[in-house]
RNA sequence: AGCGAUAUGGCGCAGUCGGAAGCGCGACAGGCUCACAACCUGUAGGUCGUAGGAUCAAAACCUUCUAUCGCAC
Numbered sequence: 001a002g003c004g005a006u007a008u009g010g011c012g013c014a015g016u017c018g019g020a021a022g023c024g025c026g027a028c029a030g031g032c033u034c035a036c037a038a039c040c041u042g043u044a045g046g047u048c049g050u051a052g053g054a055u056c057a058a059a060a061c062c063u064u065c066u067a068u069c070g071c072a073c
Stems, first nucleotide, its partner, number of pairs: 002071006010025004019056001027043005049065001051063003
C1' cells in the first nucleotide's frame, strides 16, 4: 500500500424504516437552608469530522478527503 470500526453541545453517549437534536454528567441562574452539600425548577451551549451528490426532505443513503483506534504485512 491493504482491510475494518469510530467521528453528534465542555465530557461520556443515544438517535430504530429518511420527516430534522435527545439522555447523563458538567456550567450558569433561581428555590430550599443560618450556611454548604444533597434535592427541586429553569436557562444557555450542536451549522451531527470535511467537501460534494441523490432526495420535497439527511446525523442517517452514495462518493471524496481528514483524524483516531484496531487487524494484517
The RNA shown here (transfer RNA) has 73 nucleotides and comes from Gallowayella weberi. Its mean pLDDT, the model's own confidence on a scale to 100, is 83. The RNAcentral record of the sequence draws on ENA. Its Rfam family is "tRNA". Rfam classes the family as a transfer RNA. Rfam's curators write: Transfer RNA (tRNA) molecules are approximately 80 nucleotides in length. The source organism's lineage runs through Eukaryota, Dikarya, Lecanoromycetes, Teloschistineae and Gallowayella.